[in-house]
Notes
Large-subunit ribosomal RNA, half A from Fodinibius roseus, 1687 nucleotides, folded computationally. The sequence was found in a public genome assembly.

Context: one part of a larger RNA
């Protein structure tokens, strides 16, 4: 460490259970709202977050009614209380009902803010409270005024506009679809509706409108594609018809007249049709009839009440409702409850009662409408920019088509009852209707709400939501959107003790039937992680299993022996745990020609997860009723009512076919035909189950995208009102003065001057390298180093521009961490010929990877080939035999062609000759012939073997046709033969034949889909055998016999050419006892140095050459070595020794070189006269093959049986896609049998059975339900989907604790202290890491208390958790005041709607605009707010004072004119503060010697009031007048005078005086607090002193100022004049009095508190920002202050 048991923890599957939901039928109601609505905000309780309720009368108030013992909701406690004087609770009617909201007095960032006018309190007279009233639009009016409508609501309707994905295998017309989606507008239903209508072969027929059921998938449309798709007619539901305009008649008003009349409105009458009708004349009658609005009665109807019947048991049990026993009720045995399972306990139920408001058929009354008839060739009405017509379009089934009908944009345009319209172009004849005005119940659609009922779910399911769910969280925002149910019968929820820091967790004890039911609670599976026992594991190697298996451990049975009777021991068996060792073996799925594969998927466990479901569509099968028939759809009746009988034959299907048709008809058609062929001549129908198949998301999950309607510019782009910032240093442009110059210039020096998309460089902005960082401190940063930095600059605030659209100094950049088209939903379940998954089991058969088509190639049709049915029956196959066709392989050269050498010889070339005409030659090219050789897939004079057809006989029963049904399969591959292509390559490609793998186990080849054997139905510890083996590994032979091989050949490739005295057989053919071969000894001369050549060449460089002679046994003019050249060794050849065989060639066997790869070594390994090779022989192993035995199962045959089915023979039985067959197991119902608290489900285990799914059975755990049989219905089986949800593992005790400004040491506190509190000391920031403030957040502030969770450790601490406290304003900031972009908008334009623009006006800061400072103070928290003290503004008008004023003032409205009021750059002064410096003055301090001093701290002072300095600007009157939208005396222009200065007006910093009794540094005092007792800290309070000294020095300020530039730089309000107009009689100044309202105020604000998911190394506007050094806010080092960055 593994296996195994056993007990546990973790987790939360199962079971069981529902308070929640789904779906369906009925049924109410089908609206609410200006009388303030839905739907909110804020409030309401003793205490109150949160959910319900309610409204300042605030879990409620008043009548009535109901009801009768307890209440104060969820919500179980405590405290206060109601309550038979009838509460609580339930039902009707009422009252009240804050602010928001159509929101409606104005406005606005909903829940807010600020008004006006009438009325009451009230009052300090300035206001505050209450009540009521005021939006806008339409209509009406008697003109005062009254009504209505707006806006919300699930799905239904009507109408106005209207996609796209799709589909058509692309795609445009077409589909999708008038869908989806925007708008309008209604209503409880809406829309339609009473014929200018259908229909008609002939007579004829119907008789609004909606709906349902046929007709019909018909007639038609239609790239005639995909598809779309009617009516007439039948049969049902429901039924209902009517009223105006005219014509006449009378009446009012009214216009015009040519006075003759001729009109128009209005209102009554009359009157409403199509076989025309009505007016109009005349007639006749008093009644039939009808009604949708009033009104009333049975009945209906809220809370609510009555309502039968059971007891005992001393069975069990905690508990009876169980179980034994005797009973009783049912118009009630529906259901729920109660301590298990209740007809008689409780609620209930059947029956059968009761009123309030309201409803309420029919019918009576009232009341209303309302009658017939005649008469004419006469008069008069009968709905005009209509019908029609052209052109564009658009609705119908009908896409412009011959195209009727209907609708109308635009333009023509009619008849008038002798008339007009339709009957599918259009005529005509006949039929039908009478348009251009209205209204209409019922049947029909839906369902927010109610009630019920389910072969609907049971917590991963059912709604997203059984629970504080549209909540929690996430987005800016539209919008997305969860997880979360169970103690127990009863809280009887553990008194009490004990461990512990402990209300934290446990251990007792207690309750309870049960605490392993303890509130992290019913059951409690798995994964996962422990604990203890048995067994095994340290030399051994891997799909973990299987199969044999020692040893050990336990357990039981039997026999023995012991025994203290408990038990031990031994012997043998059974079960069971474990496995030393040993055989063999390389997971699943999926995809594929082939996968362990290193080719996909899976981390593991649990639960979920994918061929269904409609269709009066089509096919086929079974089953069932009927059968020449057969069956009903809507719908109606009735009953025990979602069921069931029955009515209902409207319809459909068949019964008769042929033909294009007329047609005929068991035949018909084509023809001339009686031939000939085609097609027909055979029972169906209706339901219901299976199979398939169409149309619908159609087996599930899966895009990239398109449309459409909405949210977004708090991010970023540009834009646009209004506001802010940019240390410091440099450079020296125009312009100006000055000298110089010139005829005047020009020019040039010097100053001055202060220009600039100028230069350096911080703040700010930017990113050019680099490194770091990459599960970051960060979803873009951080060190270092760069670029700009007065300008096209950077920046806040408001605010505009929207998705095929915006903005873009342009990158396809950027639009909210998303951009070659944003985000949200919706159309949606778009489409996916593609991938990936697709869930139990047996049993029988078994493919295909070919053809052909194909915008087709990985898809897909139709044959092929596989399975089921059902027909036919040997029709199939082998094999032999006999018969045929053919033209391959070989072969051959007859022919086509191709070719070699010869011969012959035409032609031709080239040489000769010749005057020329002949002619010769020719190892030169050659046809044709001869003659020997060859070569061809497209040559064949020949020609097989197999194969193919057809006959006959044999064998076998393996098959074979034919119709149907329902598939798969169209990626193959690999050996052998035969071919092509290739390179006679390729595990290459492409045909063809078999045979295998695919879909095939075994054995064999080490391993090794394909080779070789051989086809697995199970089971044997039984036998033969095939390939292949037989020494060990490893079963069989170290058999037998004869050989060859010396390489480790065999034994990676039989590797090649080629080499070779390797070896061995054979052949052949020389030498050879007259002595071979080899070795030894010895010779190996001489002519001569052969000749030539040459310096030289002597056997040995080279040439030459009958290479000669001589001597000899032999001896080359020399085989090699070797010299410059000789020389000098050798060989050849020759004698001797030695004595027997020794060479050549040539063909075989076996071997050797030749021989080079990338991880050891590649015979599997070991192995040598063999365990190699070869030749022969015997025997023996070897498989899932064959046999034996013994069990299943299919087919089939034969017997037995009524049938199920039994025997027996024969033959089968590998199997992927796939076809058929039995079946088992989940939930649910129905019928019908049982279990069960003496213990149902479910869960852990163990046994026994079945061929399997699987079934029983026992222990144990649970603690209320569960199951058999027969039959139905399904959300019906899981291991795989980078599936979903959720636990829990692995990595890992591993990386990591987030700025490398830093800590240390003492003391408190506590259980504990690195981190807290103090102290001392160290370190760090300081243009900040310090201080104020907007925006933003929203209590974080401040005290107590507490540390589970949060803090990246620990925590006594905390921006953490519980309490409780805290913000205080005429004057700061806002509003009550302004106005700018923009915004909204009355009037007015515009637009299908929706809405979109827009003077005046209003809203709207980031700007304009009155007024307060200093000190102090609370145990903490607030202060320009409190408090003192001193100030100021505005307003009010009782009092007082002075003025002015009727020649006018005054005040309101709007209105002119001026003010307000404005740019940039720059330079010079002024100048208080703060700081600095010195001189002084006050006080502490320290001081042992020394020295005589040092050191520290302080010396201070606001608004305001009073003077008005520097300084800056600025003329003053009269007079006209056409401008300032009407006027002006005011502005503006003109012209005249007068004045020119230290004037005079205006403005305006600084200073001086007051404000100054205040406070500070000390000093007193000491409350308390701690202590090492030496001391230390220290509030209240009390008390006081010292300059209004110099210089240095600058920001503000003067200064809205000045001087220069060009780019020329908001608006209104208040104010101040002007006059216009209205209304008043008053008004100015000073004093004294008096008022002065609503929000905001904590805290944090470069950050741990805003924005970045975090206590995040980013990011974040302004203002204040000291010293020493320094140009400087760079940079170093320090103040104040702050912090040491939570391991």
């Nucleotide at each position: 460490g593994g296996c195994g048991u056993a007990u546990g923890g973790u987790g939360g599957a199962u079971g069981c259970c529902u308070u929640g939901g789904c779906a369906c039928a009925g049924g109410c109601a089908g609206g609410c709202g200006a009388g303030g609505a839905a739907g909110g905000a804020c409030g309401u309780g003793u205490a109150a977050a949160g959910c319900u309720g309610c409204g300042a009368a605030a879990a409620g108030c008043u009548g009535c009614g109901g009801g009768g013992a307890g209440c104060u909701g969820c919500a179980c406690a405590a405290g206060a209380g109601c309550u038979c004087a009838g509460a609580u609770c339930c039902g009707c009617a009422g009252g009240u009902a804050u602010c928001c909201g159509a929101a409606u007095g104005g406005g606005g960032c909903a829940a807010c803010c600020c008004a006006u006018c009438c009325c009451g309190g009230c009052u300090u007279c300035g206001g505050c409270c209450g009540g009521g009233a005021u939006a806008c639009u339409c209509c009406c009016u008697u003109a005062g005024g009254g009504g209505a409508g707006g806006g919300c609501c699930a799905a239904c309707g009507g109408a106005g506009g209207g996609a796209a994905c799709u589909g058509a295998a692309a795609c445009a017309u077409c589909u999708a679809a008038g869908u989806a989606c925007c708008u309008c507008c209604a209503g409880g239903a809406a829309c339609a509706g009473a014929g200018a209508a259908c229909a008609a072969g002939u007579c004829a027929g119907u008789g609004a409108u909606u709906c349902c059921c046929c007709a019909a998938g018909u007639a038609g449309c239609g790239g005639c594609g995909a598809g779309c798709g009617a009516a007439c007619g039948g049969g049902g539901a429901g039924a209902a018809g009517c009223c105006c305009a005219a014509a006449c008649c009378c009446g009012g008003c009214u216009g015009c007249u040519a006075c003759g009349g001729c009109g128009g409105c209005c209102g009554g009458g009359g009157g409403u049709a199509g076989c025309a009708g009505g007016g109009c004349u005349c007639c006749c009658g008093g009644a039939a009839a009808c009604c949708a609005a009033c009104c009333c009665a049975a009945g209906c109807g809220a809370a609510g009440a009555c309502g039968a019947a059971g007891c005992g048991g001393a069975c069990u049990g905690g508990a009876a409702a169980g179980c034994c026993g005797c009973c009783c009720c049912a118009c009630a045995g529906a259901a729920g409850g109660u301590g298990a399972c209740a007809g008689g306990c409780c609620u209930g139920u059947a029956g059968a009662c009761g009123u309030a408001a309201g409803c309420g058929a029919g019918g009576a009354g009232c009341g209303g409408u309302g009658g017939g008839g005649a008469g004419a060739u006469c008069c008069c009405c009968u709905g005009a920019g209509u019908a029609g017509g052209a052109c564009g379009g658009g609705a119908c089934c009908g896409g412009a088509g011959a195209a009727a009908u209907c609708c109308u944009g635009u333009c023509c345009g009619a008849a008038u009852c002798a008339g007009c319209c339709g009957g599918c172009a259009c005529c005509a004849u006949c039929c039908g209707g009478c348009a251009a005005g209205g209204c209409u119940a019922a049947a029909u659609a839906c369902u927010g709400c109610c009630u019920g009922u389910g072969a609907c779910c049971g917590a991963u399911a059912g709604u997203g939501a059984a629970c504080a769910a549209g909540u929690a969280c996430c987005g800016u925002g539209a919008g997305g959107g969860a997880a979360a149910g169970g103690u127990g019968a009863a809280a009887a929820g553990a008194a009490c003790g004990c461990c512990g820091a402990g209300a934290a967790g446990g251990c007792g004890a207690g309750u309870g039937a049960a605490a392993u039911a303890g509130u992290a609670c019913c059951u409690g599976a798995a994964a996962c992680c422990a604990u203890a026992c048995g067994c095994u594991u340290a030399c051994a190697a891997g799909c973990g299993g299987u199969c044999g298996g020692a040893g050990u451990g336990g357990u039981u049975g039997u026999g023995g022996u012991c025994u203290u009777c408990g038990g031990a021991u031994c012997a043998u068996g059974g079960c069971u745990a474990u496995g030393a060792c040993g055989g063999c073996g390389u997971g699943c799925c999926u995809u594929u020609u082939g996968c362990a594969u290193a080719a996909u998927g899976a981390g593991c466990c649990u639960a979920c997860g994918a061929g269904u479901u409609g269709c009066g569509c089509c096919u086929g099968u079974c089953g069932u009723g009927c059968a020449a028939g057969g069956u009903u759809a809507a719908u109606c009746u009735c009953c025990u009512c979602a069921g069931g009988a029955g009515a209902g034959c409207a319809g459909c299907c068949g019964a008769a076919g042929c033909g294009a048709a007329a047609g005929c008809g068991a035949g018909u058609c084509c023809g001339a035909a009686c031939a000939g062929g085609g097609c027909g001549g055979c029972a169906g129908u209706a339901c219901g189950g299976c199979g398939g198949g169409g149309c619908a998301g159609a087996c599930g999950c899966g895009a990239a995208a398109c449309c459409g309607a909405g949210u977004g510019a708090g991010c970023u782009a540009u834009c646009u009102a209004u506001g802010a910032c940019c240390a410091g240093g440099g450079c020296g442009a125009a312009g100006c003065g000055g000298c110089g110059g010139u005829a005047a210039g020009a020019c040039g020096c010097c100053g001055u001057g202060g220009a600039g998309g100028c230069c350096c460089g911080c703040a700010c902005c930017g990113c050019c390298u680099g490194g770091c960082g990459u599960u970051g401190a960060a979803a873009a940063g951080c060190c270092a180093u760069c670029g700009g930095a007065u300008g096209a600059g950077u920046u806040g605030u408001g605010g505009a521009u929207a998705g095929g659209g915006g903005u873009g100094a342009a990158a396809g950049g950027c639009c909210a961490a998303u951009c070659a088209a944003a985000c949200u939903c919706g159309g949606a379940a778009a489409u996916a010929g593609c991938u990936c998954g697709u869930u139990c089991u047996c049993c029988u058969c078994g493919a295909a990877a070919u053809a052909u088509a194909u915008u087709u190639a990985g898809g897909u049709a139709u044959a092929g080939c596989a399975u089921c049915u059902g027909g036919c029956g040997a029709c199939c196959c082998g094999c032999g035999u006999c018969g045929g066709a053919g033209g391959u392989a070989g072969a051959g050269c007859a022919c086509u062609g191709a070719u070699u050498a010869g011969a012959c010889u035409a032609g031709g070339g080239g040489g000769c000759u010749u005057c020329a005409c002949c002619g010769c030659c020719u190892a030169c090219c050659a046809a044709a012939u001869c003659u020997a050789g060859c070569c061809a897939a497209a040559c064949u004079c020949c020609g097989a073997a197999u194969g193919c057809c057809g006959g006959c006989g044999c064998g076998a029963u393996c098959g074979g046709c034919c119709a149907g049904g329902u598939a798969g399969u169209c990626a193959g591959c690999g050996u052998g033969g035969g071919g092509g292509c290739g390179a006679u390559a390729a595990c290459g490609u492409c045909c063809u034949c078999c045979c295998g793998c695919a879909a095939g186990a075994g054995g064999g080849a080490a391993a090794c889909a394909a080779c070789c054997c051989a086809g697995a139905c199970c089971a044997c510890c039984a036998g033969c055998u095939a390939a292949g083996g037989c020494c060990c590994c490893c079963a069989a032979a170290u058999c037998c016999a004869a050989a060859c091989u010396a390489a480790g050949u065999u034994g990676a490739a039989c590797a090649a050419a080629g080499a070779a005295a390797g070896u061995u057989g054979g052949g052949u053919u020389g030498c050879c006892c007259a002595g071979a071969c080899a070795a030894c000894u010895a010779g190996g001369a001489g002519g001569u140095u052969g000749g030539c050549u040459u310096a030289g060449a002597a056997g040995c460089a080279g040439c030459c050459a009958u290479u000669c002679c001589u001597u000899g046994a032999a001896a080359g003019a020399g085989u090699g070595c070797g010299u410059a050249a000789u020389a000098g060794c050798u060989c050849a050849c020759u004698a001797g020794u030695c004595g027997a065989g020794c060479g050549g060639c040539c063909c075989g066997g076996c071997g050797u070189c030749g021989a080079u790869a990338a991880u050891u070594a590649g015979c599997g390994g070991g192995c040598a006269u063999a365990a190699g090779u070869u030749u022969g022989g015997u025997g023996c192993c070897g498989a899932a093959g064959c046999u034996g035995u013994g069990g299943a199962u299919u087919g089939u045959u034969g017997c037995c049986g009524g049938a199920a089915g039994g025997c027996a023979g024969c033959a089968g039985u590998g199997g992927u896609a796939g076809a058929g067959g039995a079946g088992c197991a989940u939930u649910c119902c129905a019928g019908u049998g049982g279990c069960g608290c003496a213990g149902a489900a479910g869960c852990c285990c163990g046994g026994c059975u079945g061929u399997g799914a699987g079934g029983c059975c026992g222990c144990g755990u649970g603690g209320a339900g569960c199951c058999g049989c027969u039959g139905g219905a399904a959300g019906c089986g899981a291991a795989a989907c980078u599936g979903u949800a959720g636990g829990c593992a692995u990595g890992a005790g591993u990386a990591a604790c987030g700025a490398u400004a830093a800590g240390a040491a003492g003391a408190g506190u506590g259980a504990a202290a690195a981190a807290c509190u103090c102290u001392u000391c160290c370190a760090c920031c300081g243009a900040a890491a310090a201080u104020c403030u907007a925006a933003g957040g929203g209590u974080u502030c401040c005290u107590g208390a507490u540390c589970a969770a949060c803090g990246c450790u620990a925590a006594u601490c905390g921006g953490a958790u519980c309490a409780g406290g805290g913000u205080u304003a005429g004057u700061c900031g806002a509003g009550a005041c302004c106005u700018a972009a923009g915004g909204u908008g009355u009037a007015g334009c515009c637009g299908a709607g929706a809405g979109g623009c827009g003077a005046a006006g209003c809203c709207g800061a980031u700007g304009g605009a009155a007024a307060a400072c200093c000190g102090g103070u609370u145990a903490a928290a607030u202060a320009u707010u409190c408090c003192g003290g001193u100030a100021c503004c505005a307003c009010c008008g009782u009092c007082u004072c002075a003025g002015c004023g009727a020649u006018a003032a005054a005040c309101g409205a709007a209105g002119g004119c001026g003010c307000a009021a404005c740019g940039c750059a720059g330079a010079a002064g002024u100048g208080a503060c703060a700081c600095u410096a010195c001189c002084g003055c006050c006080u502490g301090c320290u001081g042992a010697c020394g020295a005589a001093a040092g050191c520290a701290g302080g010396u201070u002072g606001a608004a305001g009031g009073a003077g008005g300095u520097a300084g800056g600007c600025c003329g003053g009157g009269c007079g006209g007048c056409a401008g300032g939208c009407a006027a002006a005396u005011c502005c503006g222009c003109c012209g005249c005078c007068c004045a020119c200065a230290c004037a005079g007006g205006c403005u305006g910093a600084g200073c001086u005086c007051c404000g100054a009794c205040a406070g500070u540094a000390c000093g007193g005092g000491g409350a308390g607090c701690c202590u090492g007792c030496g001391g230390g800290c220290a509030a209240a309070c009390c008390g006081a002193u010292a300059g209004u000294g110099u210089a240095g020095g600058u920001a503000a300020u003067c200064u809205g100022g000045c001087u220069g530039c060009c780019a020329a730089g908001a608006a209104a309000c208040c104010c101040g004049u002007c006059g216009u107009c209205g209304u008043u009689u008053g008004u100015u100044g000073g004093g004294a009095g008096g008022u002065g309202c609503u929000c905001g105020u904590a805290c944090c604000a470069u950050a741990a508190a805003c924005c970045g998911a975090c206590a995040c190394a980013g990011g974040u506007a302004g203002a204040u920002g000291a010293g020493g050094a320094g140009a400087g806010g760079a940079u170093c080092c320090u103040c104040a202050g702050g912090u040491g960055c939570u391991c």